[in-house]
RNA sequence: CCAAGCAAAGGGCACACCCGCCGCAAGGCGGGGUCGCAAAGCAGAGGGACCUGAGCACGCAGCAGGUCAGCCUGGCUACCUCG
Numbered sequence: 001c002c003a004a005g006c007a008a009a010g011g012g013c014a015c016a017c018c019c020g021c022c023g024c025a026a027g028g029c030g031g032g033g034u035c036g037c038a039a040a041g042c043a044g045a046g047g048g049a050c051c052u053g054a055g056c057a058c059g060c061a062g063c064a065g066g067u068c069a070g071c072c073u074g075g076c077u078a079c080c081u082c083g
Stems, first nucleotide, its partner, number of pairs: 002083001004081002012037002017032006035070001041076002045073003048068006055060001
């Protein structure tokens, strides 16, 4: 520097749910919790899902603004072990 995660060590994160706060909402933040995770670390670029609004043929493609990185692809960075 590149690849890998069978086993090990030190550990790390935290789904659902509950409480508080923020948001119209999707959802976010903090605390508890611990389903899982070897990038479940960072970041909305592409796809996808979801929310709100206007529009309209009233059901919704598209449009505008957002949410999700623990849905997938791609990007950046990193501990340990191992080859």
A computed fold for an 83-nucleotide RNA from an uncultured Nocardioidaceae bacterium, annotated as c-di-GMP-I riboswitch aptamer. Its Rfam family is "c-di-GMP-I riboswitch aptamer". Rfam links the family to the GO term cyclic-di-GMP binding. About the family: GEMM was predicted in a large-scale screen for bacterial structured RNA regulatory elements. It was read from a public genome assembly, where an Rfam model found it. The coordinates come from a structure-prediction model, not an experiment, and the mean pLDDT is 82. Of the family's consensus pairs, 80% are formed in the model.